[in-house]
Small-subunit ribosomal RNA, central domain from an uncultured prokaryote, 348 nucleotides, folded computationally. The full RNA is in RNAcentral, with records from ENA. Its mean pLDDT, the model's own confidence on a scale to 100, is 82. Rfam family: Bacterial small subunit ribosomal RNA. Its family is annotated with structural constituent of ribosome and ribosome in the Gene Ontology.

Context: one part of a larger RNA
RNA sequence: UUGGGUUUAAAGGGUGCGUAGGCGGCUUGAUAAGUCAGUGGUGAAAUCUCGAGGCUCAACAUCGAAACUGCCAUUGAUACUGUUAAACUUGAGUUCAUUUGAAGUGGGCGGAAUACAUCAUGUAGCGGUGAAAUGCAUAGAUAUGAUGUAGAACACCGAUUGCGAAAGGCAGCUCACUAAACUAUUACUGACGCUCAGGGACGAAAGCGUGGGGAGCGAACAGGAUUAGAUACCCUGGUAGUCCACGCUGUAAACUAUGGGUCACUCGCUAUUAGCGAUACAAUGUUAGUGGCAAAGCGAAAGCAUUAAGUAAUCCACCUGGGAAGUACGGUCGCAAGAUUGAAACUC
Numbered sequence: 001u002u003g004g005g006u007u008u009a010a011a012g013g014g015u016g017c018g019u020a021g022g023c024g025g026c027u028u029g030a031u032a033a034g035u036c037a038g039u040g041g042u043g044a045a046a047u048c049u050c051g052a053g054g055c056u057c058a059a060c061a062u063c064g065a066a067a068c069u070g071c072c073a074u075u076g077a078u079a080c081u082g083u084u085a086a087a088c089u090u091g092a093g094u095u096c097a098u099u100u101g102a103a104g105u106g107g108g109c110g111g112a113a114u115a116c117a118u119c120a121u122g123u124a125g126c127g128g129u130g131a132a133a134u135g136c137a138u139a140g141a142u143a144u145g146a147u148g149u150a151g152a153a154c155a156c157c158g159a160u161u162g163c164g165a166a167a168g169g170c171a172g173c174u175c176a177c178u179a180a181a182c183u184a185u186u187a188c189u190g191a192c193g194c195u196c197a198g199g200g201a202c203g204a205a206a207g208c209g210u211g212g213g214g215a216g217c218g219a220a221c222a223g224g225a226u227u228a229g230a231u232a233c234c235c236u237g238g239u240a241g242u243c244c245a246c247g248c249u250g251u252a253a254a255c256u257a258u259g260g261g262u263c264a265c266u267c268g269c270u271a272u273u274a275g276c277g278a279u280a281c282a283a284u285g286u287u288a289g290u291g292g293c294a295a296a297g298c299g300a301a302a303g304c305a306u307u308a309a310g311u312a313a314u315c316c317a318c319c320u321g322g323g324a325a326g327u328a329c330g331g332u333c334g335c336a337a338g339a340u341u342g343a344a345a346c347u348c
Stems, first nucleotide, its partner, number of pairs: 004319003007302002012316001014202002017199001021195003025088001027086005033081002035077008049065004054060001091192001092189003097183001099181002103178007110154001114150008125136002162170002207248006216242002221237004259315002262313001264311002268293009297304002321348003330341004
């Protein structure tokens, strides 16, 4: 490389968008580039193959034939692919109508809880634990009530729910702006499609930079316990951080450990979300999602099974024994932390 694979054995890129490229619906005509056929030329000799004959045989060498699977030219064929012209509506998209939702961005508002401050009542403990102690408290704590301030998060509803072009993710109420999907139906465009190396965009938490903010929680740190020890688990404190704005980082068991699209094809049952249809002279249907079972089939098995890991075609990514190692070196990116690309010696 071929072949074979990628849920769990090595292997799906964290996720969209999209360039080149690859692949691509239905009908007719033209063309004849690919494709197929014929003819001509060329394809040195040697070699290879076959036949004959020569060295005593053979290797070897000689003669003859075939072959040289290719290229060029020319004449034809036209199913398929390409190109071109025209047409179509099923793919794709647009419009009209309704509905849906924790979809996004930016404002405003709300109550509970917590902490703190002040005032009032009130007196000796509070707090914490397996038990304690550190800690707080007669300078009046804890508890109770009132008032005020602050920051962060939104109980119940809440779900096997929903939303998001996709992933990360999204939950108090409300306003403005923005985006989307489903359903039903009318009209329109007429293949405008699928995938996508590079590229560019988004991307939890932690971390970094500048400036704010800081209630609770809380790495580091300090103290108290526990213990043989205890750089821990438990307790009392507590800085960064957690929050906001702007910029960076670009990684996660970024998981459904499962790439994407195709109204592709393949028994069924059941629950549920959003519609449509029909509503008693009716109906148990249908479309798009989200779940649980299960047949054929698949699978090493566990299991998957119309939301496939089944049957097929197409495009991309990735894998090739374990360790050394996601390391070294070099390149690119980054303020740094580091990220990305990514070996070998050696060893089993």